[in-house]
RNA sequence: CACUGUAAAAGGCAACGUCGCCGAAAGGCGACAGGCGCAAAGCCACCGGUCUAAGGGUUUCGGCCUAUGACAGCGGAGCUGCCAGG
Numbered sequence: 001c002a003c004u005g006u007a008a009a010a011g012g013c014a015a016c017g018u019c020g021c022c023g024a025a026a027g028g029c030g031a032c033a034g035g036c037g038c039a040a041a042g043c044c045a046c047c048g049g050u051c052u053a054a055g056g057g058u059u060u061c062g063g064c065c066u067a068u069g070a071c072a073g074c075g076g077a078g079c080u081g082c083c084a085g086g
Base pairs, nucleotide, nucleotide: 001086003085004084005083012038013037017032018031019030020029021028022027036073042079043078046076047075048074049071050070051069055066056065057064058063
């Protein structure tokens, strides 16, 4: 410091579950428990994608469309970073 992650060490994160709170929902946060997995499972909605549809639109009243709401543990871009190797 471009790069690499077979093994090790020091550590880190935490799927699923239960309870509580927030939310229209998707989802988020906290606690307990747990250990699916992760070398960026750290940050960030810029691009694609996915989820939801309160409000709005539409309707043959069944629905349908729509993000200004979400997802970074779906992929990419960007920023930062531990250990070891090189």